[in-house]
A computed fold for a 105-nucleotide RNA from Sporolactobacillus shoreicorticis, annotated as SAM riboswitch aptamer (S box leader). The sequence was found by an Rfam model in a public genome assembly. Model confidence (mean pLDDT): 84 of 100. NCBI's taxonomy places the organism under Bacteria, Bacillati, Bacillota, Bacilli, Sporolactobacillus. Rfam family: SAM riboswitch aptamer (S box leader). About the family: The SAM riboswitch is found upstream of a number of genes which code for proteins involved in methionine or cysteine biosynthesis in Gram-positive bacteria.
């Protein structure tokens, strides 16, 4: 980097550094000098591993733990972007695209 599977309606600082942008892309609509991105500390707890423990002959399974590997910390993935249904400046459902983890090549 590509493919597959799963999840995406919860949760997370009035800290330090930094200085103008950011919310993937496009259209909206938002956040931002009452300081953006990014880095550190802190926090949250989703996947995998570890440890403890329940059930079980075992395979396996449930619960807990922040210990490790990632991850995350405005707004439903902020909403829509294609299709269908209901019916009519709307609502719902399913896709597409995206993000994260694990496995494989």
């Nucleotide at each position: 980097u590509u493919c597959u599977u799963a999840u995406c309606a919860a949760g997370a600082g009035c800290g330090g550094g930094g200085g103008a942008g950011g919310g993937a892309c496009c259209g909206g609509c938002c956040c931002a000098a009452u300081g953006a991105a990014c880095c550190c500390c802190a926090a949250c707890a989703a996947c995998c591993a570890g440890c403890a423990u329940u059930g079980g002959a075992a395979a396996c399974u449930g619960u807990g733990u922040a210990u490790g590997g990632u991850g995350u910390u405005a707004a439903u993935u902020c909403c829509g972007g294609c299709a269908g249904a209901a019916u009519u400046a709307u609502u719902c459902u399913g896709g597409g695209a995206g993000a994260u983890a694990a496995g494989a090549a």